This is a predicted structure of a 1363-nucleotide RNA (small-subunit ribosomal RNA) from an uncultured bacterium.
The prediction has a mean pLDDT of 85.
RNAcentral holds the sequence, with entries from ENA.
It matches the Rfam family "Bacterial small subunit ribosomal RNA".

RNA sequence: UUAGAGUUUGAUCCUGGCUCAGGAUGAACGCUGGCGGCGCGCCUAACACAUGCAAGUCGAACGGACGAUGAAGAGCUUGCUUUUCAAAGUUAGUGGCGGACGGGUGAGUAACGCGUGGGUAACCUGCCUCAUACAGGGGAAUAGCAGCUGGAAACGGCUGAUAAAACCGCAUAAGCGCACAGUGCCGCAUGGCACAGUGUGAAAAACUCCGGUGGUAUGAGAUGGACCCGCGUCUGAUUAGCUGGUUGGCGGGGUAACGGCCCACCAAGGCGACGAUCAGUAGCCGGCCUGAGAGGGUGAUCGGCCACAUUGGGACUGAGACACGGCCCAAACUCCUACGGGAGGCAGCAGUGGGGAAUAUUGCACAAUGGGGGAAACCCUGAUGCAGCAACGCCGCGUGAGGGAAGACGGUUUUCGGAUUGUAAACCUCUGUUUUCGGUGACGAACAAAUGACGGUAACCGAGUAGGAAGCCACGGCUAACUACGUGCCAGCAGCCGCGGUAAUACGUAGGUGGCAAGCGUUAUCCGGAAUUACUGGGUGUAAAGGGAGCGCAGGCGGGAUAGCAAGUCAGCUGUGAAAACUAUGGGCUCAACCCAUAAACUGCAGUUGAAACUGUUAUUCUUGAGUGGAGUAGAGGCAAGCGGAAUUCCGAGUGUAGCGGUGAAAUGCGUAGAUAUUCGGAGGAACACCAGUGGCGAAGGCGAUUUGCUGGGCUGUAACUGACGCUGAGGCACGAAAGCGUGGGGAGCAAAUAGGAUUAGAUACCCUAGUAGUCCACGCCGUAAACGAUGAGUACUAAGUGUCGGGAAACCGGUGCUGAAGUUAACACAUUAAGUACUCCGCCUGAGUAGUACGGUCGCAAGGCUGAAACUCAAAGGAAUUGACGGGCACCCGCACAAGCGGUGGAGCAUGCUGUUUAAUUCGAAAAUACGCGAAGAACCUUACCUAGAUUUGACAUCCUCGGCGAAGCUAUAGAAAUAUAGCGGAGGUUAUCCGAGUGACAGGUGGUGCAUGGUUGUCGUCAGCUCGUGUCGUGAGAUGUUUGGUUAAGUCCAAUAACGAGCGCAACCCUUUUCCUAAGUUGCUAACAUUAAGUUGAGAACUCUUAGGAUACUGCCAGUGCAAACUGGAGGAAGGUGGGGAUGAGGUCAAAUCAUCAUGCCCCUUACAUCUAGGGCUACAGGCGUGCUACAAUGGCCGAUACAAAGAGUUGCAACACAGUGAUGUGAAGCUAAUCUCGAAAGUCGGUCCCAGUCCUGAUUGGAGUCUGCAACUCGACUCCAUGAAGUUGGAAUCGCUAGUAAUCCCGAAUCAGAAUGUCGGGGUGAAUACGUUCCCGGGUGUUGCACUCACCGCCCGUCA
Repeated sequence: UUAGAGUUUGAUCCUGGCUCAGGAUGAACGCUGGCGGCGCGCCUAACACAUGCAAGUCGAACGGACGAUGAAGAGCUUGCUUUUCAAAGUUAGUGGCGGACGGGUGAGUAACGCGUGGGUAACCUGCCUCAUACAGGGGAAUAGCAGCUGGAAACGGCUGAUAAAACCGCAUAAGCGCACAGUGCCGCAUGGCACAGUGUGAAAAACUCCGGUGGUAUGAGAUGGACCCGCGUCUGAUUAGCUGGUUGGCGGGGUAACGGCCCACCAAGGCGACGAUCAGUAGCCGGCCUGAGAGGGUGAUCGGCCACAUUGGGACUGAGACACGGCCCAAACUCCUACGGGAGGCAGCAGUGGGGAAUAUUGCACAAUGGGGGAAACCCUGAUGCAGCAACGCCGCGUGAGGGAAGACGGUUUUCGGAUUGUAAACCUCUGUUUUCGGUGACGAACAAAUGACGGUAACCGAGUAGGAAGCCACGGCUAACUACGUGCCAGCAGCCGCGGUAAUACGUAGGUGGCAAGCGUUAUCCGGAAUUACUGGGUGUAAAGGGAGCGCAGGCGGGAUAGCAAGUCAGCUGUGAAAACUAUGGGCUCAACCCAUAAACUGCAGUUGAAACUGUUAUUCUUGAGUGGAGUAGAGGCAAGCGGAAUUCCGAGUGUAGCGGUGAAAUGCGUAGAUAUUCGGAGGAACACCAGUGGCGAAGGCGAUUUGCUGGGCUGUAACUGACGCUGAGGCACGAAAGCGUGGGGAGCAAAUAGGAUUAGAUACCCUAGUAGUCCACGCCGUAAACGAUGAGUACUAAGUGUCGGGAAACCGGUGCUGAAGUUAACACAUUAAGUACUCCGCCUGAGUAGUACGGUCGCAAGGCUGAAACUCAAAGGAAUUGACGGGCACCCGCACAAGCGGUGGAGCAUGCUGUUUAAUUCGAAAAUACGCGAAGAACCUUACCUAGAUUUGACAUCCUCGGCGAAGCUAUAGAAAUAUAGCGGAGGUUAUCCGAGUGACAGGUGGUGCAUGGUUGUCGUCAGCUCGUGUCGUGAGAUGUUUGGUUAAGUCCAAUAACGAGCGCAACCCUUUUCCUAAGUUGCUAACAUUAAGUUGAGAACUCUUAGGAUACUGCCAGUGCAAACUGGAGGAAGGUGGGGAUGAGGUCAAAUCAUCAUGCCCCUUACAUCUAGGGCUACAGGCGUGCUACAAUGGCCGAUACAAAGAGUUGCAACACAGUGAUGUGAAGCUAAUCUCGAAAGUCGGUCCCAGUCCUGAUUGGAGUCUGCAACUCGACUCCAUGAAGUUGGAAUCGCUAGUAAUCCCGAAUCAGAAUGUCGGGGUGAAUACGUUCCCGGGUGUUGCACUCACCGCCCGUCA
């Protein structure tokens, strides 16, 4: 001292990438900006530079020159000129020392350049320190200067004179150097040190205050440098070979010194897979940033080293340079020029231009620290100390503090009550940091004095006012912080996921809130998170990843015992690891940043002393690993040569006749020139039925008739031999299916290509008929496959059970399979044949696509193989498992789903709805099933929402306020199309005004929009049998189990089994109706008996029918069979039998299904109109198309006459008997009935007659005429009646609908709506069938299972082409 999150999915686990939160910066940009301290500031053009400064100093080295001043003299114009001497001082030149330090930059450099540790017995060192010795005596020049002279200038030239601590000999030599041959001691080697001998060589400069300063030689020290060595130091192998002074030797030269550093000669070496050479990039380090660490990144400021100074080269001088502000040459550039020739080098400090996102003043001072010169004073110092500029960074401070609720105003929001901004403000009290002003005023100064750029700065004191001082970013999740308005997939946002298509917490603005704060955000870069290159610390069956397989060099790793050594290893000590930094503890600036001191640390390297377990190494030895021998044994192991039968095809011959063949069906094809079929004979090639087996063999690829020969390996057993000889294996070598290639053979069958026939929209396919390469053999290439167990090789260990092959008497050993424990795994699964537990070695992986592509290299005859990227794009790609949906998957089951039947639709005419079109308007909605005789149970006006025209504006309707008060509705008259207006009659209501009128604004009003903002309601799957929960259990989890399985049922109905046990919503039942019976009640209903009548009409009856109410009945209860049971089959009884028939009843959900126009409602929109009133028109249009119906096409019928039987309903604004009138619709009159009382009322049927198969005595559209009824009103636009007219239509193409019994079909009746207006709708009864073998198929549904790249769920997903 170790933190995670978002994002792949419908959900889950995993793999895996992308992204975020942290820290940092020489930063830049945007917005903003009060103060101070300490730091820091060209990262780009080592681009070019105007101007000034950055290295001088010494007169105590030298000769001169000038010279304040003084003295003396001369001239005289008497205060001037001049001469001589002395002279402080100044100084060009000669000379000395320093310009090799200090300062800058990082171009080059991958190197002994740097770091670290060593070596020099192979070296140098000015100034400094110490020691020893010495300095004698001479000489010749030269600059300055003078004269002459060249040049535009820079710069010179010639002649003449001169000094020195400048230069040169000579003398001297303790000591030193060199040469020669010795002695002693020492060293890792070359060798070194000391001593003595001989020969030989080289020195010096003076000055003085007499203290000293300076000089020469030698030695030593210190300092600084030079060279050599070990180790470490980026990327690329798509750079694999490099090298001629190259590697070494001998001899020389050169150097301070070693050395191919250089040269001559000789040898042929040297480096390299432990990465040479080449290419790219880069100054290195202390450190700095990050990180838990290991690491990763970096190399600004400060410090050490190196390199460079416009570019390239060269040397000179010197102790030191190959020299930033020196020289020479070359080049580029700039400047001057008289064109002849010259000058220059900011990567010193400032500064300029340029480049750039971007980086400061042409400042002050040598006061301090340090440097150069000097004896010193002193001079120089853009080193340095300071100041200026910049929020560039770090640190500190402030922008006020306390009180203060009427919770003010304003703002925002609101459900209109309030909430919030918010103690925030105002207001009261206080303080004065900071800003401002005034005053005092440092330390830094050493060294007695003097000396301060900073600086009148810091600090202190005083005065005085809350006065001058807050912004930036964010607020969907990650991630702390939410509302309103605007916008409407636009504008925009965005780090990732993603927001925005009219209610955006995601855009913009506002209010509020959160975070940080003189800053805040953004961008860029680095580390972290990332265990996402994994040493610490990952993987490789299916996610990316095991080489196709073997042999094997190098390398890596390696059995038992003993002894030695000490390389690795471990321990102690020593040296070093510069300072600064980091860390700890103290201290100094008021604190902090910052600075100072001390300690620790610097995990390293080297030396030295020890230890000996392990690794290593040496020696000796052992047998268990490995191998050999002896004995057996199984086998499609390999190679070669023979040989066999079956079958196909072909050829010949015979028999035989019209077809064969082929397919889903066909055709192409073959066949009367004799096929196919069949018999016999022959030819040729290829492959080897049965045996045959998750059987065998082989390293893998692979190997299958049989015989022989040659040959490899395995296994068992024995224990004679060797004695670790082993394992793995980068490169390398040989092997390696099929296809393909080359040469030469062979060719029966099969068969890419190809041809034809089919199929099809097409069919370069699938099917068919033919058919060439090829398949076969020999030799040679190729070198790849889903070369798979998608699982590298070896060794050891770790439950059981079972099949099979080989050996063995057995125990056991070796192979090959299955099930399964522990363990492992994301799961699936693996499991002694591991994917377990360990060890050794090799190959390989690091998001997806681009792409196994391009380029390069290499191999190949070619095809192609091996090696193998990037730009760019995406936020995923992927594995396993889960739920569902789906399948022209499987299994089971159901339904008028099909089938079996009956009747329709689709053709005609008409009705009705829709579309389309038209229109001023043809209001709106509904759209597969699940819109279309639907909303609408009924549009002439109204309805009405639409159009045209005319009107009204607080409104036709509600509430509130103010004013006035009488007189509303209604009726009449006038104008008008009406609304409306005026007048009269009328008399409700009211007097506190509830009534009327007028006014004002709040508001009313909207069938305007959004059914994709909603409630409610509804349709559909579907009356299908399903949909779920609690607890438990299993699974890391999504989930599973239950709900599955076997039966059974109409049913998740019930039973049995069962890690499940129970429960809920559904099913069923309870409800209504219908069928039977009983009881009670009998009027308006009924009538058997009795009486009566025309008549249940009346008396009477309460039995029957019927009505109403209440009960009963049916439960698989009984019997037989089957079955564990549930239950099923059959039967009896019964009115009814297995839910008796029918209805109501519709689980959880699906379709953003329908409806804002029933109603309600959010938001938006209109407000003299999108509201309201009125008249007229429209919704009724009409080329075409569609749906639903009615009527028909006739004889099972039409017409005429006669005649019988219902149920359920409705009726006072009504139903209306009956009578009369009318052909009739209907009218007139009118009884009864507020209804079991009265009224409305049957048809098909039956009986009789007629028609005789025709567009009819069928049909009844259309049209003409005449009427009836309703209604204010039938023109647009009603229904009905009568007379006349008499269309299409003769049973309906493809296709399609309903129905399983009182059903279909057929026949009438009623009702709602309604003034009137049904062929529609909803009900009622009458008559009353046919058929169901069955579940293969179509459609829909249920359950289980399987596959899946679907989950918006197959109307899915997705590939290619084109735009």